Record summary
The RNA shown here (transfer RNA) has 72 nucleotides and comes from Clupeichthys perakensis. Rfam family: tRNA. Rfam links the family to the GO term triplet codon-amino acid adaptor activity. The coordinates come from a structure-prediction model, not an experiment, and the mean pLDDT is 84.
[in-house]
RNA sequence: GCCUUAGUAGCUUAACGUUAAAGCGCCGGUUUUGUAAUCCGGAGAUCGGAGGUUAAAAUCCUCCCUAAGGCC
Repeated sequence: GCCUUAGUAGCUUAACGUUAAAGCGCCGGUUUUGUAAUCCGGAGAUCGGAGGUUAAAAUCCUCCCUAAGGCC
């Protein structure tokens, strides 16, 4: 230098172009003599950045950034 893969909540991951979902964690309650566990409820994401296409983009296209791998 070229190619491939990945980037989404605090963490780990989902999501045919049509309202972004779950587990763990966090907060409140329940339960217990008390803690943990259980059960119920709640908050938390401008989907790595900037443009483009579209009625509509996490998703498609271009460039850039970061990480991992491959070729030379």

Overview:
The sequence is in RNAcentral, with records from ENA. The source organism's lineage runs through Eukaryota, Bilateria, Craniata, Teleostomi and Clupeichthys.